This is a predicted structure of a 337-nucleotide RNA (Bacterial RNase P class A).
Its Rfam family is "Bacterial RNase P class A". Its family is annotated with tRNA processing, dimeric ribonuclease P complex and ribonuclease P activity in the Gene Ontology. The family's RNA type in Rfam is ribozyme. From the family's description: Ribonuclease P (RNase P) is a ubiquitous endoribonuclease, found in archaea, bacteria and eukarya as well as chloroplasts and mitochondria.
């Protein structure tokens, strides 16, 4: 130098004028502070947190499935196993059982969990063929054809015998496990479970417009006290009815307020640990609205008309869109010392 693989870091900067949200300080006029992301995206997975169920347990559903780890917990994530892609760095996998059961395997092919079409031997026959038989080693179909391959055996043939590989269960060792690994023995068993199913483990619904509290227009329901008034009924006197006090309910709303942002937080370092991850120590204060603010213009700089993108109850993962740079005692080529 080309090409490839990992891995990491910014999201334009500075000024200025107006303009909008929240807080703070004012009678007020102001004023001074602060004001989106790395994914705020999509809502796919898991938690907090609220209501509302809810004794246990079990069927149904749904959901993860190598093996250790790691966390609040996860389908994350980090280290290995196994398998698959690449010379190689490196990458990718829902990867548990098919010797429990049941379906399925289109087309092709005779035959697809059981096989005889052709050919290959016997044997009969009415003998350029035709019938029975055997027979899986050859051809032929297939994504797959009855473990490969040789010899020995045979009428021809076959693990039918036999050596050598291949694969499975048992044994034994290593390994904390998936799992490896060598010998010995027995078998040789199709392929599929993102078909049913079969095991082991997980799961109660429902989302901040969750939810909670407060003010109480206007209309009415019901309960309570009644000692005096006034009134009606009736001139009095008893009774009773209405007025009045008071409580529940119910309940309009550009209501008001929590929910609302300090957190399984962030950032620097130490220590443990391969790591993910924990911890110890210093520091740091960083939107909070409910019709919902975060913006234009103008200067000026920069490999620049600066990409994708706009918070709504918070975290913790995933995905998924996008610009530009920068590392790498990673790898492959090819040239030269």
């Nucleotide at each position: 130098c080309c090409g490839g693989g990992c891995g990491g870091c910014c999201a334009g900067g500075c000024g200025a004028u107006c303009g909008c949200g929240u807080g703070g300080c004012g009678c007020a006029a102001g004023u001074c502070a602060u004001g989106a992301g790395g994914a705020a995206a999509g809502u796919c997975c898991g938690a907090g947190c609220a209501u509302c169920a809810c004794a246990g347990g079990g069927c149904a559903g749904g959901g993860u499935g190598c093996c250790g780890g790691u966390u609040a917990a996860c389908g994350g994530c980090c280290g290995g196993u196994g398998g698959a892609g690449g010379c190689a760095a490196c990458u990718c996998c829902a990867a548990g059982g098919a010797a429990a059961g049941u379906g399925c395997a289109a087309c092709a092919g005779a035959a697809a969990u059981a096989g005889a079409c052709c050919g290959c031997c016997c044997g009969g026959g009415u003998u350029u063929c035709c019938c029975g038989g055997g027979u899986a080693a050859g051809g032929a179909u297939g994504g797959a054809a009855a473990g490969g391959c040789g010899a020995g055996g045979u009428a021809a043939g076959a693990g039918c015998u036999c050596a050598c590989c291949c694969g499975c269960a048992u044994a034994c060792c290593g390994g904390c496990g998936a799992c490896g690994g060598a010998u010995a023995u027995g078998c040789g068993c199709u392929g599929u479970a993102a078909a049913c199913c079969c095991c082991a483990c997980c799961c109660g619904a429902u989302g901040c417009a969750a939810g909670u509290u407060c003010c109480g227009a206007u209309c009415a329901a019901g309960g309570g006290c009644a000692a005096a008034a006034c009134g009606g009924c009736u001139g009095c006197c008893c009774g009773u009815c209405g007025u009045g006090c008071u409580c529940u309910u119910a309940a309009a709303g550009a209501g008001a307020a929590c929910g609302c942002u300090g957190g399984a937080g962030c950032c620097g370092u130490g220590c443990g640990g391969c790591a993910a991850c924990g911890u110890g120590c210093g520091g740091c204060g960083u939107a909070g609205a409910u019709a919902g603010a975060u913006g234009a213009u103008c200067g000026u700089c920069c490999u620049a008309c600066g990409a994708c993108a706009g918070a709504a109850c918070u975290c913790g993962g995933c995905u998924u869109a996008c610009g530009a740079c920068c590392g790498c005692a990673c790898c492959g080529g090819c040239a030269g010392c």